[in-house]
Large-subunit ribosomal RNA, domain IV from Meinhardsimonia xiamenensis, 328 nucleotides, folded computationally. Lineage of the source: Bacteria > Pseudomonadota > Alphaproteobacteria > Paracoccaceae > Meinhardsimonia. It matches the Rfam family "Bacterial large subunit ribosomal RNA".
Context: one part of a larger RNA
RNA sequence: CGACGUUGAAGGAACUCGGCAAAAUGCCUCCGUAACUUCGGGAGAAGGAGGCCCGGUCAUUGGGCAACCAGUGGCCGGGGGCACAAACCAGGGGGUGGCGACUGUUUACUAAAAACACAGGGCUCUGCGAAGUCGCAAGACGACGUAUAGGGUCUGACGCCUGCCCGGUGCCUGAAGGUUAAAGGGAGGGGUGCAAGCCCCGAACUGAAGCCCAGGUAAACGGCGGCCGUAACUAUAACGGUCCUAAGGUAGCGAAAUUCCUUGUCGGGUAAGUUCCGACCUGCACGAAUGGCGUAACGACUUCCCCGCUGUCUCCAACGUCGACUCA
Numbered sequence: 001c002g003a004c005g006u007u008g009a010a011g012g013a014a015c016u017c018g019g020c021a022a023a024a025u026g027c028c029u030c031c032g033u034a035a036c037u038u039c040g041g042g043a044g045a046a047g048g049a050g051g052c053c054c055g056g057u058c059a060u061u062g063g064g065c066a067a068c069c070a071g072u073g074g075c076c077g078g079g080g081g082c083a084c085a086a087a088c089c090a091g092g093g094g095g096u097g098g099c100g101a102c103u104g105u106u107u108a109c110u111a112a113a114a115a116c117a118c119a120g121g122g123c124u125c126u127g128c129g130a131a132g133u134c135g136c137a138a139g140a141c142g143a144c145g146u147a148u149a150g151g152g153u154c155u156g157a158c159g160c161c162u163g164c165c166c167g168g169u170g171c172c173u174g175a176a177g178g179u180u181a182a183a184g185g186g187a188g189g190g191g192u193g194c195a196a197g198c199c200c201c202g203a204a205c206u207g208a209a210g211c212c213c214a215g216g217u218a219a220a221c222g223g224c225g226g227c228c229g230u231a232a233c234u235a236u237a238a239c240g241g242u243c244c245u246a247a248g249g250u251a252g253c254g255a256a257a258u259u260c261c262u263u264g265u266c267g268g269g270u271a272a273g274u275u276c277c278g279a280c281c282u283g284c285a286c287g288a289a290u291g292g293c294g295u296a297a298c299g300a301c302u303u304c305c306c307c308g309c310u311g312u313c314u315c316c317a318a319c320g321u322c323g324a325c326u327c328a
Stems, first nucleotide, its partner, number of pairs: 001323008010314002014312001019309001027051005036041001038157001052079012080084001092307004097302002099299002104116002120155007132141003158294004163224003168221002170217005177212003183206002188201005225243005252286001253283001264280005
């Protein structure tokens, strides 16, 4: 000097990205327990008191002929210790946001999560030799199932909801029409031959799907404006004008896991707060199943605050064990 332990005056998070680590809490009985809530919870909430040993007494259970002994519960009195759940073992707690409903699952060896899954919801395909999948095929799975079933896809408990746009792309529907392949067709033309013929070229017309076309469809892929003016202080603009569009973002939320400017502004918390909470709305660039907004419970998730507690720190010290080091 290092590792692992133990202890520590006064202070008690001043440490630090962050209470990381440590300390503290810890069992049983009794008392007592808030907001909120899906009425189940929250809850061991929180916060308190008691606990060892001896004796007496009451009730009760068992044993005993009985005296009495033992157990359980209540009450009363006493004893000792620094300490009575005497060692070991053995929850720290509370408040507030975000995300995800939940229990689960995951990067075997740097990520356990707000990622995946999930019940629940929707769309779509599939009538059974099903659709779909594997296979060249036979065949198999689907399924010894049959639309309350099976496949695909999106969303993700629950509550309140889920607006407008079908112009583009996709999908679906459409006995018309347009285009159109092979094929059919054969007007007409050509080669050759004396000819019959043989061989070529070939217009009109007939001819699928597809595409065009006409519709539908957004819990399909997706999209959801600009400029100018206007009210009797000012400011602002319910209102008007104009251009463009398929339609111009509804409800709800909003400096947000989204806000660049930005440490926005105001309020709260602190003596002091780029974080946090509540508001405002000027949303660079939220927004409704690529779901929107809430939400009790839950979480080795994450933000901020408080109580307790402490060597995390002010500021380090001592001791124990093992190393390192010096000497032998």